The RNA shown here (transfer RNA) has 72 nucleotides and comes from Plesiocystis pacifica. RNAcentral holds the sequence, with entries from ENA and Rfam.

């Protein structure tokens, strides 16, 4: 240098262009003599970033950044 993946709550992932979701993890609440597990309920995401397309973008298009593969 050239192609290529992925980038989303603390973490590890789903997400057909129409209300950003699950799972653990955190909290609060039953249940217990206490703890664990179980149930119920809550908080938490500028979805990497900057721009374009569109009534409408996490989803398409361009640039970039990061980290990863492959080639030279």
């Nucleotide at each position: 240098c050239g192609a290529g993946a992925u980038g989303a709550g603390g973490c590890g992932c789903a997400g057909u262009g129409g209300u950003c979701g699950c799972g653990c993890a955190c909290c609060g609440g039953u249940u217990u003599c206490g703890g664990a597990a179980a149930c119920c309920g809550g908080g938490g995401g500028u979805c990497g970033c900057c721009g374009g397309u569109u009534c409408g973008a996490g989803u398409c298009c361009g640039g970039u950044c990061a980290u990863c593969u492959c080639g030279a």
Its mean pLDDT, the model's own confidence on a scale to 100, is 82. Taxonomically the source falls in Plesiocystis (Bacteria, Pseudomonadati, Myxococcota, Polyangia).